Small-subunit ribosomal RNA, 3' major domain from a metagenome, 476 nucleotides, folded computationally.

Context: one part of a larger RNA
RNA sequence: UGACGGGGGCCCGCACAAGCAGUGGAGCAUGGGGUUUAAUUCGAUGCAACGCGAAAAACCUUACCUACCCUUGACAUCCUCGGAAUUAUUCAGCAAUGAGUAAGUGCCUUCGGGAGCCGAGUGACAGGUGCUGCAUGGCUGUCGUCAGCUCGUGUCGUGAGAUGUUGGGUUAAGUCCCGUAACGAGCGCAACCCUUAUCCUUAGUUGCCAGCACAUAAUGGUGGGGACUCUAAGGAAACUGCCGGUAAUAAGCCGGAGGAAGGUGAGGAUGACGUCAAGUCAUCAUGGUCCUUAUGGGUAGGGCUACACCCGUGCUACAAUGGUCGGUACAAUGGGUCGCAAUCCCGCGAGGGGGAGCCAAUCCUUAAAGCCGAUCUCAGUCCGGAUUGGAUUCUGUAACUCGAAUCCAUGAAGUCGGAAUUGCUAGUAAUCGUGAAUCAGCAUGUCACGGUGAAUACGUUCCCGGGCCUUGUACA
Numbered sequence: 001u002g003a004c005g006g007g008g009g010c011c012c013g014c015a016c017a018a019g020c021a022g023u024g025g026a027g028c029a030u031g032g033g034g035u036u037u038a039a040u041u042c043g044a045u046g047c048a049a050c051g052c053g054a055a056a057a058a059c060c061u062u063a064c065c066u067a068c069c070c071u072u073g074a075c076a077u078c079c080u081c082g083g084a085a086u087u088a089u090u091c092a093g094c095a096a097u098g099a100g101u102a103a104g105u106g107c108c109u110u111c112g113g114g115a116g117c118c119g120a121g122u123g124a125c126a127g128g129u130g131c132u133g134c135a136u137g138g139c140u141g142u143c144g145u146c147a148g149c150u151c152g153u154g155u156c157g158u159g160a161g162a163u164g165u166u167g168g169g170u171u172a173a174g175u176c177c178c179g180u181a182a183c184g185a186g187c188g189c190a191a192c193c194c195u196u197a198u199c200c201u202u203a204g205u206u207g208c209c210a211g212c213a214c215a216u217a218a219u220g221g222u223g224g225g226g227a228c229u230c231u232a233a234g235g236a237a238a239c240u241g242c243c244g245g246u247a248a249u250a251a252g253c254c255g256g257a258g259g260a261a262g263g264u265g266a267g268g269a270u271g272a273c274g275u276c277a278a279g280u281c282a283u284c285a286u287g288g289u290c291c292u293u294a295u296g297g298g299u300a301g302g303g304c305u306a307c308a309c310c311c312g313u314g315c316u317a318c319a320a321u322g323g324u325c326g327g328u329a330c331a332a333u334g335g336g337u338c339g340c341a342a343u344c345c346c347g348c349g350a351g352g353g354g355g356a357g358c359c360a361a362u363c364c365u366u367a368a369a370g371c372c373g374a375u376c377u378c379a380g381u382c383c384g385g386a387u388u389g390g391a392u393u394c395u396g397u398a399a400c401u402c403g404a405a406u407c408c409a410u411g412a413a414g415u416c417g418g419a420a421u422u423g424c425u426a427g428u429a430a431u432c433g434u435g436a437a438u439c440a441g442c443a444u445g446u447c448a449c450g451g452u453g454a455a456u457a458c459g460u461u462c463c464c465g466g467g468c469c470u471u472g473u474a475c476a
Base pairs, nucleotide, nucleotide: 001476002475003473004472005471007470008469009468010467011466012465013464015460016459019424020423021422022421023420026316027315028314029313030312031311032310033309034307035306042053043052064302065301066300067299068298069297070296073125077124078123079121080120081119082118083117086103087102088101089100090099091098092097107114108113127291128290130289131288132287136285137284138280139279140278141276143274148187149186150185151184152183153182154163155162156161167178168177169176193268194267195266196265198236199235200234201233202232203231204230208225209224212223213222214221239262242256243255244254245253246252318417322376323375324374325373326372327371328370335364336363339358340357344353345352346351383414388409389408390407391406392405393404394403430452431451432450433449434448435447436446
């Protein structure tokens, strides 16, 4: 100087407390461990691995296993020789591949040949998702959006170092003020950026419809209009600016006014010096090392989907604030031509037929919870839907291993969950549906969108994590 303390002081955080909803019990989905297997490819392992890489494992992917094949190789450059390229087609084989048949003779040319492509040969070489993340780059997680981390000059100390950065206040903040052997500065904080909340100006189609007119069973449907909503460009607005109190007359804090918004308005992006030899050689790049008729390459089938068990994350429930049936109302984001697809017809339905419209503010395009009415009357039930049988639909060469969906039948467990433990402070939790990426098909996952919409916070004694000062030390 740091680190540590079941030392002290001050302060903060859904850290506790106060509340709400869960997990832990059940069934299923999914990931992991273990076990099994020819293989169940590999990585990730306290927080910070385990719905993670994977924003889609039937084949492919695919790296694994088995079988059959290739050896200058699937791919790159160079050399030699031959053939245009290419197309059609027969046989064997699971295919890779092997053995043939027929057509075809292009472009440039100094007529030697050349460009491009295909085949054969030779060696230089290719190739490796082989190993090392403890050789590395790059990228990422974490402490933590915590308020810290440093430097120059000066001063103090023999020196390691100290000071500044400590102190008194204050703040979300090393934020600011005052004091001060320090005076300044840098990286962080804040601001600048995006979205959102109010208003104004400009613009008015595909959006809108107040007033005027027309038409209809009805509808912005039509003429028309720019008022309103909205869209999207530019501006205004919030700064403790104003008032009162308080404080040291400071920084600030408390209350108030006006205002759409008040003290960082709300949300996002943004992550200092560093820590964990944290993660990644399987995104990519790369040193070293290893393989080179194989640890490289091709094909088919299988596996990654196994199943005494254990754990994580979720979905669905156990019901009446509910289930079922009928009627009825209101969104936002986003996507669409190898696509999204209305009306209509067929089917109980998944879906099929057909195809208007849409390269989209135009079409796809009906949200669900909600509300109104009926029924069920506390039961393992008209709750719950696992499992299983049968019949189908769709995608795709192909759903056996191993897809999703529908209908009929079947109707497990489950009556609110031990110890323990998680999230959340407001348009949040909870609850309800919608869209997108990936994608032929497959979503209870992920990312986004809107609808309905709470309870509680006395407080900082305690648990956990963190910041500053101080103290002790057999630690470095």
Its mean pLDDT, the model's own confidence on a scale to 100, is 83. The RNAcentral record of the full RNA draws on SILVA.